Notes
A computed fold for a 141-nucleotide RNA from Agromyces rhizosphaerae, annotated as FMN riboswitch aptamer (RFN element).

[in-house]
RNA sequence: ACGUGCUCCGGGGUCGGUGAAAGUCCGAGCCGGCGGUGACAGUCCGCGAACCGAGCGCUCGAUCUCCAUUGGGUCGGGCGCGAGGCCGAACCGGUGGAAUUCCGGUACCGACGGUGAAAGUCCGGAUGGGAGGCAGCACGU
Numbered sequence: 001a002c003g004u005g006c007u008c009c010g011g012g013g014u015c016g017g018u019g020a021a022a023g024u025c026c027g028a029g030c031c032g033g034c035g036g037u038g039a040c041a042g043u044c045c046g047c048g049a050a051c052c053g054a055g056c057g058c059u060c061g062a063u064c065u066c067c068a069u070u071g072g073g074u075c076g077g078g079c080g081c082g083a084g085g086c087c088g089a090a091c092c093g094g095u096g097g098a099a100u101u102c103c104g105g106u107a108c109c110g111a112c113g114g115u116g117a118a119a120g121u122c123c124g125g126a127u128g129g130g131a132g133g134c135a136g137c138a139c140g141u
Stems, first nucleotide, its partner, number of pairs: 001141007008133002014028004030120001031110002033047004042108002051085002055081011090106005112124003
């Protein structure tokens, strides 16, 4: 250095108000995964997670068929893989060779289920999954 395996890796509800009840509403405040990029990105181009999912594989059951046997068809259940679908939000000014990324200002966004009342922040699926990593360990060359 390359290959293989394993491991690791997401932040944020604080104060006040209303109320029978709110970390869910209202006011203020708080948070920002991964790769890319002429210079640093929640809002640019992509990826990941939830959900849907053609198709494929394995397996179980019913049934039909051939039969010496292995098999084969149809229908249904379970598990796994999975193309693809779905998938939020930014402008103005400044500096500069270069920035929707920096600086200044003003905005905006945030799956699903649950809940005494509506959730980016609480609880749950999740001791799960997972992009990517000049992260760690082991083995091999």
About this RNA
Taxonomically the source falls in Agromyces (Bacteria, Bacillati, Actinomycetota, Micrococcales). It matches the Rfam family "FMN riboswitch aptamer (RFN element)". Rfam links the family to the GO term FMN binding. Its mean pLDDT, the model's own confidence on a scale to 100, is 82. The sequence is in RNAcentral, with records from Rfam.